[in-house]
The part of an RNA shown here (small-subunit ribosomal RNA, central domain) has 352 nucleotides and comes from an uncultured bacterium.
Context: one part of a larger RNA
RNA sequence: CUGGGCGUAAAGUGGGCGUAGGCGGCCCUUCAAGUUGGAUGUGAAAUCUCCUGGCUUAACUGGGAGGAGUCAUCCAAUACUGCUAGGCUUGAGGACAGCAGGAGAAAGUGGAAUUCCCGGUGUAGUGGUGAAAUGCGUAGAUAUCGGGAGGAACACCAGUGGCGAAGGCGGCUUUCUAGGCUGUUCCUGACGCUGAGGCCCUAAAGUGUGGGUAGCGAACAGGGAUUAGAUAACCCUGGUAGUCCACACCAUAAACGAUGAAUACUUGGUAUAGGGAGUUUCGACCCUCUUUGUGCCGAAGCUAACGCUUUAAGUAUUCCGCCUGGGAACUACGGCCGCAAGGCUAAAACUC
Numbered sequence: 001c002u003g004g005g006c007g008u009a010a011a012g013u014g015g016g017c018g019u020a021g022g023c024g025g026c027c028c029u030u031c032a033a034g035u036u037g038g039a040u041g042u043g044a045a046a047u048c049u050c051c052u053g054g055c056u057u058a059a060c061u062g063g064g065a066g067g068a069g070u071c072a073u074c075c076a077a078u079a080c081u082g083c084u085a086g087g088c089u090u091g092a093g094g095a096c097a098g099c100a101g102g103a104g105a106a107a108g109u110g111g112a113a114u115u116c117c118c119g120g121u122g123u124a125g126u127g128g129u130g131a132a133a134u135g136c137g138u139a140g141a142u143a144u145c146g147g148g149a150g151g152a153a154c155a156c157c158a159g160u161g162g163c164g165a166a167g168g169c170g171g172c173u174u175u176c177u178a179g180g181c182u183g184u185u186c187c188u189g190a191c192g193c194u195g196a197g198g199c200c201c202u203a204a205a206g207u208g209u210g211g212g213u214a215g216c217g218a219a220c221a222g223g224g225a226u227u228a229g230a231u232a233a234c235c236c237u238g239g240u241a242g243u244c245c246a247c248a249c250c251a252u253a254a255a256c257g258a259u260g261a262a263u264a265c266u267u268g269g270u271a272u273a274g275g276g277a278g279u280u281u282c283g284a285c286c287c288u289c290u291u292u293g294u295g296c297c298g299a300a301g302c303u304a305a306c307g308c309u310u311u312a313a314g315u316a317u318u319c320c321g322c323c324u325g326g327g328a329a330c331u332a333c334g335g336c337c338g339c340a341a342g343g344c345u346a347a348a349a350c351u352c
Base pairs, nucleotide, nucleotide: 004323005322006321007306008305012320014201015200016199017198021194022193023192025088026087027086031082033081034080035077036076037075038074039073040072041071049064050063051062053060091191092188093187094186095184096183097182098181099180103177104176105175106174107173108172109171110154115149116148117147118146119145120144121143125136126135162169163168206249207248208247209246210245211244215243216242220238221237222236223235224234260319261318262317263316264315265314268297269296270295271294272293273292274291275290276289277288278287301308302307325352326351327350334345335344336343337342
């Protein structure tokens, strides 16, 4: 170099944008770089092959022929790739007209509930548990009514539902921003796909500075119970960090569909969401067709099986990433990054 793989056995980067590179639609044209054919040269010796010698063989000796392949020069071919010039519209993008949406950012705002404070009514318990106790309460609690403060989260709607590249996103209103889908087939005319490095985003926890703190709540304190013991888990009463906000870090997750991206093709059934067309007496519902998404069931096919099945794990192509027995080891050392925690990259001895 070749080879086999990556849903669950080892293996798809958490996600996106995109550089180099790789790959690339239809028609025609130029060149002839790749490619193909031919000629000449080259292609050392040995080896291979044939003959001879050797000898019972072998090793070995001498001679001849041939070929693969490589390179150079020249001639020729032009299907394919490439190059040059031109054109096309199906890929891609744009325009116009519509549609749906918890997509993002900022500002404002609403009600329910918890807690706390003030006041009224009212009296002996309340709270909690498997059962209790610590706790709270005659300094008037719990309950109930009225008023106030503050923070956080948004019941019902809510869904096999929607949006987003992923992480993720849910009260309402406004402003700003992005993407998607449908229709017309009007415009550009291959502008495309993938993407090593790189850059950006990235739940929760954690870090720095400042704020905020209702509820919850690692750590911690008290108590109870359990138990042979219980300095623990668990339960109760409290409770700091945190959870919240601003700015700046961190860069990891079972970051999962454990399934990289793109394109084309391949029987069906059913449900649902967004659009379009038709049918219908206008409309609605229903029905038919079509398109985009989201689910379920299943044929061929695939699969070790489980299962997957037009949203493929089927049939093919292009590009990237990754795997190569278990442990040692998501480690050591070194390097890079980080304030730190740590992250990324990543062995070996030894052992089975």

Model confidence (mean pLDDT): 82 of 100.